[in-house]
């Protein structure tokens, strides 16, 4: 320098252009218990990396841009 990949909540992670963006753990509250744990019930404030294009519509597709992660020289 020049190429590929990736970037959703605290956390790990589904999502072939139209659903109210799954699910697990963490976390809070509740039910249970002498207490905790465990189970079950909720709930968790604005979760799509920044800006642009393209469409009636974009998380999704296109470009640059930024973080990462590889691989050439």
């Nucleotide at each position: 320098g020049c190429c590929c990949c990736u970037a959703u909540g605290g956390u790990c992670g589904a999502g072939c252009g139209g659903a109210u963006g799954a699910g697990g753990c963490a976390c809070u509250g509740g039910u249970c218990u002498c207490c905790u744990a465990a189970a079950c019930c909720a709930g968790c404030a604005c979760a799509c990396g920044c800006a642009a294009g393209u469409u009636c519509a974009a998380u999704u597709c296109u470009u640059g841009c930024u973080g990462g992660g590889g691989g050439c020289a």

This is a predicted structure of a 73-nucleotide RNA (transfer RNA) from a Pyrinomonadaceae bacterium. The sequence is in RNAcentral, with records from ENA. The prediction has a mean pLDDT of 81. It matches the Rfam family "tRNA". Rfam describes the family as follows. Transfer RNA (tRNA) molecules are approximately 80 nucleotides in length. NCBI's taxonomy places the organism under Bacteria, Pseudomonadati, Acidobacteriota, Blastocatellales, Pyrinomonadaceae.